[in-house]
RNA sequence: GCUCUCGUAGCUCAAUAGGAUAGAGCAUCGGUUUCCUAAACCGAAGGUUGUGGGUUCGACUCCCGCCGGGGGCA
Numbered sequence: 001g002c003u004c005u006c007g008u009a010g011c012u013c014a015a016u017a018g019g020a021u022a023g024a025g026c027a028u029c030g031g032u033u034u035c036c037u038a039a040a041c042c043g044a045a046g047g048u049u050g051u052g053g054g055u056u057c058g059a060c061u062c063c064c065g066c067c068g069g070g071g072g073c074a
Stems, first nucleotide, its partner, number of pairs: 001073007010026004019057001028044005050066005
């Protein structure tokens, strides 16, 4: 340099032949319970879906550039 692939919550991951409020588990915070802690149960908060554009009535999903991780070729 070329090529394939991945990037979604603090962490690990769902959701895709485009369809309307982006979810789960763990962690965190609050509550119930307990002498206290843990466990269990109930609830809450937490996301510009790496970034900038494009296509579309509609994009996590499709297209292009860039950034970052990994694999292959030279």

This is a predicted structure of a 74-nucleotide RNA (transfer RNA) from a soil metagenome. RNAcentral holds the sequence, with entries from MGnify. It matches the Rfam family "tRNA". Rfam classes the family as a transfer RNA. Rfam links the family to the GO term triplet codon-amino acid adaptor activity. Model confidence (mean pLDDT): 81 of 100.